[in-house]
RNA sequence: GCCGUCGUAGCUCAGCCUGGGAGAGCACUCGACCUGAAACCGAGCUGUCGUGAGCUCAAAUCUCACCGGCGGCA
Numbered sequence: 001g002c003c004g005u006c007g008u009a010g011c012u013c014a015g016c017c018u019g020g021g022a023g024a025g026c027a028c029u030c031g032a033c034c035u036g037a038a039a040c041c042g043a044g045c046u047g048u049c050g051u052g053a054g055c056u057c058a059a060a061u062c063u064c065a066c067c068g069g070c071g072g073c074a
Stems, first nucleotide, its partner, number of pairs: 001073007010026004020057001028044004050066005
């Protein structure tokens, strides 16, 4: 230098192919239970979906460029 793949909540990830409500588990907070704590149970909080631009009525999703991680080739 070229190619591929990944980037979404504090962490691990799904959703992307086939455009329309942003989610799961863990963690955290509160409540209930308990003499108290843990576990279990209930409720809640948490996101410029890597950055920018484009297409579109509408973009996490499609297109382009860029940034970063990993792998391969040279």
Notes: This is a predicted structure of a 74-nucleotide RNA (transfer RNA) from Nitrososphaera sp. Its mean pLDDT, the model's own confidence on a scale to 100, is 80. Lineage of the source: Archaea > Nitrososphaerota > Nitrososphaeria > Nitrososphaerales > Nitrososphaera. Its Rfam family is "tRNA". The family's RNA type in Rfam is transfer RNA. RNAcentral records the identical sequence in 2 taxa. RNAcentral holds the sequence, with entries from ENA.